[in-house]
RNA sequence: CUACGAAAAAGGCAAACUACUGCGAAAGCAGAGGACGCAAAGCCACGGGUCUUCCAUGUAUGGGUGAUGAUAGCCGGGCUGCCGAU
Repeated sequence: CUACGAAAAAGGCAAACUACUGCGAAAGCAGAGGACGCAAAGCCACGGGUCUUCCAUGUAUGGGUGAUGAUAGCCGGGCUGCCGAU
């Protein structure tokens, strides 16, 4: 340095949920509490998937289609990183 990820050590993050607070049309995001879990559950929307519908279109007045937005804890990919059984 690379691979690998332990019955190791130091730590880290934080699902669901909340008669909680804020933003958003929504999906969802942020804060506080809370831990299901995670060796990148650190960061990035590049590819795929999934979700949303304020706008356009369509109509059976239906997320259907376009388009916007979201999801990194859906998968792949890119960048960075702690430790050292091997």
Molecule: c-di-GMP-I riboswitch aptamer
Organism: Bacillota bacterium